[in-house]
This record gives sequence, structure tokens and C1' cells, in this order.
RNA sequence: CAAGCUGGCCGGGCGGUCGCGGCGCCGCGAUUGCAGCGCUGAGGAAAGUCCGCACUCCAAAGAGCACGGUGCCGGCUAACGGCCGGGCGGGGCGACCCGACGGCAAGUGCAACAGAGAAGCAUAGUGCCGGCCGGAGAUUUCCGGCAGGUGAGGGUGAAACGGUGGUGUAAGAGACCACCGGCGGCGGCAGUAAUGGCGCCGGCCAGGCAAACCCCACCGGGAGCAAGGCCAAGCAGGAUAUAGAUCGUACGCCGGUCCUCGGGAUCGGGAACGAUCGCGGAGCUGCUCGCUCCGUUUAACAUCCGGGUAGGCUGCAAGAGGCUGCCAGUAAUGGCAGUCCAAGAGAGAUGAUCGCCAUACGAGCCGUGGGAAUCCCACGGUCUGUAUACAGAAUGCGGCUUAUAGGCCAGCUUGAUAG
RNA sequence: GCCCCCAUCGUCUAGGGGACCAGGACGUAGGCCUUUCAAGCCUAAAACCGGGGUUCGAAUCCCCGUGGGGGCA
Repeated sequence: CAAGCUGGCCGGGCGGUCGCGGCGCCGCGAUUGCAGCGCUGAGGAAAGUCCGCACUCCAAAGAGCACGGUGCCGGCUAACGGCCGGGCGGGGCGACCCGACGGCAAGUGCAACAGAGAAGCAUAGUGCCGGCCGGAGAUUUCCGGCAGGUGAGGGUGAAACGGUGGUGUAAGAGACCACCGGCGGCGGCAGUAAUGGCGCCGGCCAGGCAAACCCCACCGGGAGCAAGGCCAAGCAGGAUAUAGAUCGUACGCCGGUCCUCGGGAUCGGGAACGAUCGCGGAGCUGCUCGCUCCGUUUAACAUCCGGGUAGGCUGCAAGAGGCUGCCAGUAAUGGCAGUCCAAGAGAGAUGAUCGCCAUACGAGCCGUGGGAAUCCCACGGUCUGUAUACAGAAUGCGGCUUAUAGGCCAGCUUGAUAG
Repeated sequence: GCCCCCAUCGUCUAGGGGACCAGGACGUAGGCCUUUCAAGCCUAAAACCGGGGUUCGAAUCCCCGUGGGGGCA
């Protein structure tokens, strides 16, 4: 210098003008509003809602089944499907990265097409082999047929039941032997363990799929802040009462009796409306007076009660918080000390614009250096233009996943050149 | 905000590991029939939401995303 790997960080800055949410103060209006001032106001993912918790309500003796999830081992943690370390397998020259990584040697199931045969101690189409029969030839051989042996060669397939060499055989074959590979069992070694490696035994050779049913181990009660708690207009419901009186409409209405019967006299009855006084209540200024209004018995615009709608308050912002230092630990993480941090709306506020600067890219001009020419390359300066992403809190927290213009820092690897 | 469900030709759908070209209906296009249109008959084109994984093999099973729909005051 080039190409990479890993980890961490930033993700525009400052100022002016206009504007928005929350809280506080003051002023005006007086229940909500307006104006001013001050403080404060998004993220690394606030996202997806994929996991795990806190919190709240409901349910609940205990255990099991069913269902769902997780799945090498150890540790961390409030917990996790997360993180750290280790093992094994795979990829890369390497730094390093990836892995749903228990069990198919418990049972059941599946495997299209092709192929003779597809999982059963399977398969005979071609081939190989000897036997018998027939024909040709006549030492041996060739052709055809029949019933067999064989899984070595060929062929099909994603997959054909270990590999090499030998013995053996008519031809062959773990049929047998040696070595190699795998598997299982036993013993002992290292390690907390996963696992690794050693020795002996067994021809045992057992295929794939569990993101097929299933088996084993562990975990899981259900719902979710629109959870839940408190207050509570209005409407509807239930309950409660000191006390009504007089007059008018009007001897009008209804019923009875009597008479001189289109009318009149007398007795009895309950209801309506209105007025006055009283009583109860509300309002007008806190009280009295006064005034106004409502009700006065099936009592209300009265009082009380229970549930509770609209609505309001809360849950709800200082927390499993961040940063720095020290200590323990390989690390994740934990402990101690110091220090810092106050959006909390409720249909949802963080924005717009201008100027300067920063970064990247493109074009023009100037300068310097190199190459052989009007050209090319590199660096620097100046001016101008463009771009600055993904995205948007809604109970909170720990993770994972996904999106993200551009840039910075640290460590490491490989290669080239020079010393 | 919280919790669920779905995605296959232009439309409605079948198929839930293997068949030939993912099948069918309506629609579209072409042809036959008819004087012409309709109806009818024949033929054709046309799809598994995207990416990754498991598997010999994925529309189907698993994961991540995208889009759509529904419920809760």
C1' cells in the first nucleotide's frame, strides 16, 4: 500500500426567524379560553410484536394426563428460545465465521420418477459360472433352449446393504483371513461435564428422514395498562317527611229526598284549577330580612342509598437506570464507591426555513509534481451544485430479528514492495 | 396500543411432502358453427406474496420479512 476479519462508537454542529406538546409563574377573561415569561421535550433501532420478565386482575388443595415450547455441556441472569466459555461437526490459506447439535441400535410411518430390485437378512433384466438337451464345427470352441448358482462387472437412481489386497470357488460373496474405516459392549485414564484418547472383545456392518408421528429430559395456570384502582355529571331505579288551613271558580258537577217540575229547596260526596297564609326546598352575597322560583301526598329542580355511563384522577417515569474508577472472574456477569439523569401526551407534540461550518460526490478554474505532444494521472487551493439515511415514544425493562446515507476508532490476518 | 387469522392464473377456488404441464369454474384470446349476434363445441395463454433453511425432493414443514383482513373501549 492492497484485500479482508473482529469488536466498539457517531449518526450532522452552531446561530437567527416562525411554529408545536407538557409543567410552573404572572396578567386579562372568570369553569374549559387568550397573551407573555421561564424550564423541558424521541431512538439505535422508539419498528416487528418473535421470546422472556416486572406489574395488575381472574382462577387455583396436591399430583397426573392432554396441549404448546425448548433441546451438546458448564456458567451468567429476575427470566429467556438471550449472553459468555468449552466440546463436536462444517467452511476459509488465514484473522475468523456458521450450526433447530438429544434419540432412527425403542415402536410406527414415508421415499415420486427411473430401475430387475427401495429397506425385507431385498433383487436375476444384462453379465459371469458349471449341468442337461438340440444344432454347427470336430482336440479347445460357437449358437439356441431349459432348470439352477451368483451379487463380484455394467446399468438405473438422491439413496443399491463397508473399502483394499489375499485365501477360496465352477463362478462368486465377510464365506474366511490381514490391514483400514464405522458401530456396539467392557475396562481403566484426563476433564465438573459435553467429550477426547488408550486397551480388549464382537464380522456386528446396523442406510436416510424426528423443521414425520413419536420416545426421553426440562419449562409453561389464563388474560393483558383498552390490565386494574379511586371519584363521579346526566338519565333510569330504590327509600324518606313537620302540615296543612281558608277563600274563589261554584250551591257549578255527581248521587238521594221533596215540591208549585224548561224551575226550585234540602242532604251527602270526592276531584280539578287558581289565590292568600303557613310549611319544606333552591337561587339572588357569608348571615338576617326581603324578593324570585319549585313542591305541598301517586310529592319535586328536596334529602338519602346502591351500582355505574360520559368525564376526571391514578396506574405512569428514579429504574433488574447510565457513566467513571477499583475489586472478583478467561468471559458473560457480579460487588463497592463516586457522579449523572425528571417527555409522559391521550387520536397523539420534536417541525419548517435562512446563514455559516462539517463530510461525501460531480463539474469548472488555478498551482505543483510525474509521464514524450492540445492529453492523462496524483496532490493542494478556490468557486458552484447535489446529498446527509432508516425511522417516530404511548405501562416499563432484558433480549432477538429486521431497516439504516455516510463516517470514525482499536486490535488482528493474508499478500506485495522497501529497509 | 394489545391479541389473532390469511395470502395459489384477471376473479373464486382444489391440492396439507413426489404423478404429465399445480387441477377446475367464470372471464380473456383464437378457431368452428350461423346471413350476423348470442348460446354451443374445440384450442391456447395465464398463478403458488418475497428471501433463507430442513429434505433426495417444498405450493405444502420451519424461520425472517411484505401485504391484507378481523377482534378488544
Two RNAs folded together computationally: RNase P RNA and transfer RNA, 492 nucleotides in total. Its mean pLDDT, the model's own confidence on a scale to 100, is 77. Rfam match: Bacterial RNase P class A. Its family is annotated with tRNA processing, ribonuclease P activity and dimeric ribonuclease P complex in the Gene Ontology. About the family: Ribonuclease P (RNase P) is a ubiquitous endoribonuclease, found in archaea, bacteria and eukarya as well as chloroplasts and mitochondria.